[in-house]
RNA sequence: GGGUGAUUAGCUCAGCGAUAGAGCGUCUCUUUUACACGGAGAGGGUCGGCGGUUUGAGUCCGUCAUCACCCA
Numbered sequence: 001g002g003g004u005g006a007u008u009a010g011c012u013c014a015g016c017g018a019u020a021g022a023g024c025g026u027c028u029c030u031u032u033u034a035c036a037c038g039g040a041g042a043g044g045g046u047c048g049g050c051g052g053u054u055u056g057a058g059u060c061c062g063u064c065a066u067c068a069c070c071c072a
Base pairs, nucleotide, nucleotide: 001071002070003069004068005067006066007065010024011023012022013021018055026042027041028040029039030038048064049063050062051061052060
């Protein structure tokens, strides 16, 4: 330099163009003499940045950034 893939909650990851989710973790309550486990609930997201297509974009297209791999 060229190519491919990834980027979504604190972490690991889902998500047929039409309300952004799960598990774990965090917090509160409950249970216990107490802790842990268990049970109930809550909070937490400008979906990597910018632009485009569309009535409508996490999703499609372009570009940039970061990371991983392959080729040279």
About this RNA:
Transfer RNA from Variovorax sp. OK202, 72 nucleotides, folded computationally. It matches the Rfam family "tRNA". Gene Ontology term of the family: triplet codon-amino acid adaptor activity. By type it is a transfer RNA. Rfam's curators write: Transfer RNA (tRNA) molecules are approximately 80 nucleotides in length. The source organism's lineage runs through Bacteria, Pseudomonadota, Betaproteobacteria, Burkholderiales and Variovorax. The prediction has a mean pLDDT of 82.